Record summary: SAM riboswitch aptamer (S box leader) from Citrifermentans bremense R1, 105 nucleotides, folded computationally. It was read from a public genome assembly, where an Rfam model found it. Its mean pLDDT, the model's own confidence on a scale to 100, is 87. It matches the Rfam family "SAM riboswitch aptamer (S box leader)". Rfam's curators write: The SAM riboswitch is found upstream of a number of genes which code for proteins involved in methionine or cysteine biosynthesis in Gram-positive bacteria. Of the family's consensus pairs, 97% are formed in the model. The source organism's lineage runs through Bacteria, Thermodesulfobacteriota, Desulfuromonadia, Geobacteraceae and Citrifermentans bremense.
RNA sequence: AACUUAUCACGAGCGACCGAGGGACUGGCCCCAUGACGUCGCGGCAACCUCCCGUAAGGGAAGGUGCCAAAUCCAGCGAAGCGGCGACGCUUCGGAAGAUAAGGA
Numbered sequence: 001a002a003c004u005u006a007u008c009a010c011g012a013g014c015g016a017c018c019g020a021g022g023g024a025c026u027g028g029c030c031c032c033a034u035g036a037c038g039u040c041g042c043g044g045c046a047a048c049c050u051c052c053c054g055u056a057a058g059g060g061a062a063g064g065u066g067c068c069a070a071a072u073c074c075a076g077c078g079a080a081g082c083g084g085c086g087a088c089g090c091u092u093c094g095g096a097a098g099a100u101a102a103g104g105a
Stems, first nucleotide, its partner, number of pairs: 003103006013042005021031003025076004043068003048064002050061004072097001077094007
């Protein structure tokens, strides 16, 4: 690295530096020289692992990660329902892909 399991409509930003792209990919739609993205500092959110209490349900802490524009920003593949003569559109569900955690011969 592959792979497995869980979660992904909640929540949480200021400053300094840098300087042109960024939001994984594709399409859309957004963010961005009133400085995005990134790095660093400080702050915060959450509670997967961890620790404590408890028979358990559950509660607490915050050491290891993670995260702090927009639902994973929306869709991508499929099914059902509805609308439309149709192209197609909308809604719901499932999947794929991705992210994070905990494992991992």